[in-house]
Context: one part of a larger RNA
RNA sequence: CGCAAGGAAAUUUGAGGAGAUUUGACUCUAGUACGAGAGGACCGAGUUGAACAUACCGCUGGUGUACCAAUUGUCCUACCAAGGGCAUGGUUGGGUAGCUACGUAUGGAACAGAUAAGCGCUGAAAGCAUAUUAAGCGCGAAACUGACUUCAAGAUAAGAUUUCCCUAUGAGAUCCCUGAAAGACUAUCAGGUUGAUAGGCGCAAGGUGUAAGCACCGCAAGGUGUGUAGCCGAAGCGUACUAAUAGAUCCAUCGACU
Numbered sequence: 001c002g003c004a005a006g007g008a009a010a011u012u013u014g015a016g017g018a019g020a021u022u023u024g025a026c027u028c029u030a031g032u033a034c035g036a037g038a039g040g041a042c043c044g045a046g047u048u049g050a051a052c053a054u055a056c057c058g059c060u061g062g063u064g065u066a067c068c069a070a071u072u073g074u075c076c077u078a079c080c081a082a083g084g085g086c087a088u089g090g091u092u093g094g095g096u097a098g099c100u101a102c103g104u105a106u107g108g109a110a111c112a113g114a115u116a117a118g119c120g121c122u123g124a125a126a127g128c129a130u131a132u133u134a135a136g137c138g139c140g141a142a143a144c145u146g147a148c149u150u151c152a153a154g155a156u157a158a159g160a161u162u163u164c165c166c167u168a169u170g171a172g173a174u175c176c177c178u179g180a181a182a183g184a185c186u187a188u189c190a191g192g193u194u195g196a197u198a199g200g201c202g203c204a205a206g207g208u209g210u211a212a213g214c215a216c217c218g219c220a221a222g223g224u225g226u227g228u229a230g231c232c233g234a235a236g237c238g239u240a241c242u243a244a245u246a247g248a249u250c251c252a253u254c255g256a257c258u
Stems, first nucleotide, its partner, number of pairs: 001154001006165007016151004022050007034039001052107005060101004067094005072087006111146003118139004166255001169252002172250004176192005197243003200239004206232003213226005
């Protein structure tokens, strides 16, 4: 810009496209059919895997550089104690959210149509025979078309449905602002006081692992009690304390021509 007859919001149909389609072993049937024996099935039923794909973080783990603790050297806060800086996050032990695989879940199927090689039925030309190198009718594969997953009306043949709005009223959208399940920017999504969108605060969970101070015990290093303590990033629930204020803009207005 279009979508040929107003403007919106939401829900959709599916022309067409893309993806997936893999496969092993074992058990039963059955030591059956077959075979002198040795050996040893088709068909069918079930179990369990590999690789691959998709999703997720409840479990097992990884990471987790603004979480917690321990600890070495040194400097500083006058000193003790308690802390802070630097040394690869100084090092070490753990670890929330998020992201993840080595973790978990699921998938390939079944079915149908039309077929290939192939196998047939009926059957003449050619009194027989012949699946047809005749007419006619079948069976038949991981391939094909559906079915499964997904994108999809710029499918210019531009589709459909529902609801709302129409001259001072407001259907709707944007700017602006708070943000994240989103993200380079945009976009998308959640909100903007008729509000839980983010921060703060409160609570519980979860992490770390029993803070500081004080008291007691010990000559001391240290231990014990107060006390599952103190501290805590992202996640949960709640709470308008702070900030989403105020405002502006677009658009619509009964819908082509004859």
Molecule: large-subunit ribosomal RNA, domain VI
Organism: Candidatus Saccharimonadota bacterium